[in-house]
Context: one part of a larger RNA
RNA sequence: GAGUAGCGAGAGAGGGGGGAGGAACCCCUCCGCCGAAAGCCCAAGGGUUCCUGGGGAAGGUUCAUCCGCCCAGGGUUAGUCGGGACCUAAGCCGAGGCCGAGAGGCGUAGGCGAUGGACAACUGGUUGAUAUUCCAGUACCACCUCAACCGCGCCAAGGCCGAAUCCGGGUUGCUAAGGAAACCCCUUCGGGGGCUACCGACCCACCCGGUAGUAGGCCAGCGAUGGGGGGACGCAGAAGGGUAGGUCGACCCAGGCGAUGGUCGUCCUGGGGCAAGCGUGUAGGAGGGCUCCGUAGGAAAAUCCGCGGAGCCGCUACCUCCGAGGCGCGAUGCCGAGCCGCUUUAGGCGAAGCGACUGAUCCCACACUGCCGAGAAAAGCCUCUAGCGAGUGGGUGAGGUGCCCGUACCCCAAACCGACUCAGGUGGGCAGGUAGAGAAUACCUAGGCGAUC
Numbered sequence: 001g002a003g004u005a006g007c008g009a010g011a012g013a014g015g016g017g018g019g020a021g022g023a024a025c026c027c028c029u030c031c032g033c034c035g036a037a038a039g040c041c042c043a044a045g046g047g048u049u050c051c052u053g054g055g056g057a058a059g060g061u062u063c064a065u066c067c068g069c070c071c072a073g074g075g076u077u078a079g080u081c082g083g084g085a086c087c088u089a090a091g092c093c094g095a096g097g098c099c100g101a102g103a104g105g106c107g108u109a110g111g112c113g114a115u116g117g118a119c120a121a122c123u124g125g126u127u128g129a130u131a132u133u134c135c136a137g138u139a140c141c142a143c144c145u146c147a148a149c150c151g152c153g154c155c156a157a158g159g160c161c162g163a164a165u166c167c168g169g170g171u172u173g174c175u176a177a178g179g180a181a182a183c184c185c186c187u188u189c190g191g192g193g194g195c196u197a198c199c200g201a202c203c204c205a206c207c208c209g210g211u212a213g214u215a216g217g218c219c220a221g222c223g224a225u226g227g228g229g230g231g232a233c234g235c236a237g238a239a240g241g242g243u244a245g246g247u248c249g250a251c252c253c254a255g256g257c258g259a260u261g262g263u264c265g266u267c268c269u270g271g272g273g274c275a276a277g278c279g280u281g282u283a284g285g286a287g288g289g290c291u292c293c294g295u296a297g298g299a300a301a302a303u304c305c306g307c308g309g310a311g312c313c314g315c316u317a318c319c320u321c322c323g324a325g326g327c328g329c330g331a332u333g334c335c336g337a338g339c340c341g342c343u344u345u346a347g348g349c350g351a352a353g354c355g356a357c358u359g360a361u362c363c364c365a366c367a368c369u370g371c372c373g374a375g376a377a378a379a380g381c382c383u384c385u386a387g388c389g390a391g392u393g394g395g396u397g398a399g400g401u402g403c404c405c406g407u408a409c410c411c412c413a414a415a416c417c418g419a420c421u422c423a424g425g426u427g428g429g430c431a432g433g434u435a436g437a438g439a440a441u442a443c444c445u446a447g448g449c450g451a452u453c
Stems, first nucleotide, its partner, number of pairs: 012030006031450004039430004045410002049408001050074006059067002079140002081406004086117002091112003097106003121138005141402007149394004158219004166210005172205002178199002183194004221388002226384004234371004240364003245358005251272006257265001273334002277329004284322004288313008297305002335353001338349003372375001416425002432444004
């Protein structure tokens, strides 16, 4: 320079409180702002900022009794939520191996790796601070044990399939040696020669009987690291069926009758709920199904899959699969306006709990239709054998077990990324009312703010 610029988008006012001290802290009232957000819930990131009590140096663009500041104490509870004990994608690592002078690079088997697949819990209550984690109630999943029942097997039976070999028999077939018609040729007419059909035994073949229903095989259950199925997938478009949500009601329930003209009324205010699970299997969608025979493919095997064939039923599905929602149970429960009570604490009681209309971007469901750019993998799961194999499968009931990590709080922000309590940036979910095509816009609800001179 200069007590100058500035004090970083925005509405505050009155009263009360504690306090040494108040425009800014706390409480009340009025006013104002956001309301597809300036509300609520997650992921990432942060890392105690959360809650209680205390503090008043510094930080806070002013003040401060206040704070995301300082001090102390407290707080995060899981079989089911998320991650791991499951799976794989891009990518990464990589035994051997290849390359390279080396450092190192590449890469098989194999492994790691969610942003994807698989997988069992809901409603209510509760704290100052956690809750699908605690508590109450009602469920579900995996594994283990026990019980009775049903089924199959072994001991041991039984059932099904089922040889070879050899023996005996046969009015069958084939042919050898041998024989040989018709027919043809020759002839002294006596006959001779040629050609096949055909006849013809053993062996063999075939048939029958026996060997023998013997040898042998299969028949409980478990079951891959192997085979097959499935998982399993794009985008756009239209319609339908539902539910959440909403509105209205002269219907139901509770409360009210009002300082000022009216208000016992078709009045005013408020409320009119509930999940998973279990059962039922609807609207709707998809599909050929079953049995038998053959089989050189699926790296071995297969009853599975594929391929070929036959039969029956169906093709307008009565069959199978998928499938929202509704309904019943769950619930003689919980919640519930309000009322009662309360050291200004706790707590207790508890009505109605319906109808009509509207209606999703959610569900049925990538189901349908269309299109071209033709739209992951692996495991769980089902099945097939290989193999194991003497006891074992199924449902029901009862009991037991259930590990590790995360869980506070902020999360369009004063707690993350921007040196700051910075008008910037930051992925997903929820989506009330009136008007409106609408998630625009305006005003409002729930809820949150008045944003540090």